[in-house]
Context: one part of a larger RNA
RNA sequence: GGCGCAUGGCGGAUGCCUUGGCACUAACAGGCGAAGAAGGACGUGGUAAGCUGCGAUAAGCUUCGGGUAGAUGCAUACGAUCUAUUAUCCGAAGAUCUCCGAAUGGGACAACCCGGUAUACUGAAGGUAUAUCACCCGAAAGGGAGCCAACCCAGAGAACUGAAACAUCUAAGUACCUGGAGGAAAAGAAAAUAACUAAUGAUUCCCGUAGUAGUGGCGAGCGAAGUGGGAAGAGCCCAAACCUGUGAGGCGUGCUUCACAGGGGUUGUAGGGCCACGUUUAGAAAGCAUAUUCAAACUGAAUUACCUGGAAAGGUAAGCGAUACGAGGUGAUAGCCCUGUAAGUAGCAAUAUAUGUGGACGAGUGGUACCCUGAGUAGCGCGGGACCGGAGAAAUCCUGCGUGAAUCUGCCAGCACCAUCUGGUAAGGCUAAAUACUAGUUAGUGACCGAUAGUGGACCAGUACCGUAAGGGAAAGGUGAAAAGUACUGCGAAUAGCAGAGUGAAAUAGUACCUGAAACCGUGCGCCU
Numbered sequence: 001g002g003c004g005c006a007u008g009g010c011g012g013a014u015g016c017c018u019u020g021g022c023a024c025u026a027a028c029a030g031g032c033g034a035a036g037a038a039g040g041a042c043g044u045g046g047u048a049a050g051c052u053g054c055g056a057u058a059a060g061c062u063u064c065g066g067g068u069a070g071a072u073g074c075a076u077a078c079g080a081u082c083u084a085u086u087a088u089c090c091g092a093a094g095a096u097c098u099c100c101g102a103a104u105g106g107g108a109c110a111a112c113c114c115g116g117u118a119u120a121c122u123g124a125a126g127g128u129a130u131a132u133c134a135c136c137c138g139a140a141a142g143g144g145a146g147c148c149a150a151c152c153c154a155g156a157g158a159a160c161u162g163a164a165a166c167a168u169c170u171a172a173g174u175a176c177c178u179g180g181a182g183g184a185a186a187a188g189a190a191a192a193u194a195a196c197u198a199a200u201g202a203u204u205c206c207c208g209u210a211g212u213a214g215u216g217g218c219g220a221g222c223g224a225a226g227u228g229g230g231a232a233g234a235g236c237c238c239a240a241a242c243c244u245g246u247g248a249g250g251c252g253u254g255c256u257u258c259a260c261a262g263g264g265g266u267u268g269u270a271g272g273g274c275c276a277c278g279u280u281u282a283g284a285a286a287g288c289a290u291a292u293u294c295a296a297a298c299u300g301a302a303u304u305a306c307c308u309g310g311a312a313a314g315g316u317a318a319g320c321g322a323u324a325c326g327a328g329g330u331g332a333u334a335g336c337c338c339u340g341u342a343a344g345u346a347g348c349a350a351u352a353u354a355u356g357u358g359g360a361c362g363a364g365u366g367g368u369a370c371c372c373u374g375a376g377u378a379g380c381g382c383g384g385g386a387c388c389g390g391a392g393a394a395a396u397c398c399u400g401c402g403u404g405a406a407u408c409u410g411c412c413a414g415c416a417c418c419a420u421c422u423g424g425u426a427a428g429g430c431u432a433a434a435u436a437c438u439a440g441u442u443a444g445u446g447a448c449c450g451a452u453a454g455u456g457g458a459c460c461a462g463u464a465c466c467g468u469a470a471g472g473g474a475a476a477g478g479u480g481a482a483a484a485g486u487a488c489u490g491c492g493a494a495u496a497g498c499a500g501a502g503u504g505a506a507a508u509a510g511u512a513c514c515u516g517a518a519a520c521c522g523u524g525c526g527c528c529u
Base pairs, nucleotide, nucleotide: 001528002527003526004525005524006523007522008521009520015514016478017477020449021448022446023445024444025443026442027441028440029438030437031147032146039100040099041098042055043054044053046078047077050074051073061094062093063092064091065090066089070082071081072080105114106113107112115133116132117131118130119129120128121127135144136143137142151182152180153179154178155177162169166217192200193199204231205230206229207228214222215221235430236429237428238374242263243262244261245260246259247258248257249256250255251254268408270373271372272371273370274367275366276365277364287357288356289355290354291353292352297345298344299343303318304317305316306315307314319336320335321325327339328338329337379403380402381401382400383399384398385397386396389415410425411424412423413422414421465472466471485513488500489499490498491497
């Protein structure tokens, strides 16, 4: 030095575990904010650095409800206290709530500086205290501003990429940016769809039609709709004609114009006004009443003995409960030990639901052909854009510029255009549900992960650390059933370490702590060289 056997060190794989994650389901909630939010700074404890809580009333104050023997958070210790005159704790409602922050008296390098006015101390002030003083809209009352995960609407809007290059095209109206809103938003009661069987009847969403009809350097690709089957289901209000009133103006002094208010009226089988006649009953919301619903909570069944063991929930034997054999804990695996669970009870405000009450609003017949029925609108031309449709034979929809109708014997649509036919009634508005999402709360589920996994983060993590900054961004879990965390003695310079002793089932479980692989480094013995 090699090999073998044994035994250690170092190391932290593996196994087991789970406080944490991930995905989803159901129900709720869907906002907070000038009554000062979200987020912070600084304080606050007997000792107090951090986290948590709280705010100069500062790990807290008050009231009400619950609850019961201990309590003064994580967090031990000492000290000092509280508590059956009910503390600590749990729930609800209040009080307090420094400074910054929309930040709002003015300023500022956020958590700081400096003022005005009124009042008081007070006679005085380079003083103190209290109140008040930003901007926008509004006559005032009052409202707005800022924050917030996704979902929604609108404005604006890429490129990489694909086309095996690339320019039309695609990616994509996506990402990103901006504005606005709600618990949903948007859309929505036909100037619709369809069709020669003469039908359907607002919107939205799903299945399907269908990768079809189409579109397309007819390349890459893009890509409907009607019928059909479902979810849900709901319809309404103005403008105008006409009448009345008030105010203002014009004049011919009883006419007319304008403005406002009230009545009237709302549609395609055209309807309404106007003239004549005539009358009653279906029935929304707010509000009110009643009942139910909602907190912390409370009651809540049933097992013993022996054996093994450190420990029984294991084994053996004999029982019992079950509207409860879900789950967790307890010294190993517990229906019957504990917390609970099923079931039941109680119950504040607010909320929601149901019923009753309430009552806006709403309806007819005949006649007439005088009046009304949404104008810089529809349409058209040019230029863009949206639709499955890339300008095409290109309807339909939107509109920057220009032009510019008709008025119910009217007008629009049915994919150029014309005729016939059919359907509808634009140029005003509102509208629940079915649909989308989940930052948050409660309950639950998993052929999801189990510490190099699962969130970046199981642990004081968006921390330490890096960067001028925007920004980037870790590592790090496990003694034991219980600290019983090794009194005492010895060696030693020793508060290191070790040997005894002791605890414990175990200390090769000793806080560098479960298991403890390999690499790597030793020691002892044997063999070989």

A computed fold for a 529-nucleotide part of an RNA from Nemorincola caseinilytica, annotated as large-subunit ribosomal RNA, domain I. Taxonomically the source falls in Nemorincola (Bacteria, Pseudomonadati, Chitinophagales, Chitinophagaceae). The RNAcentral record of the full RNA draws on ENA.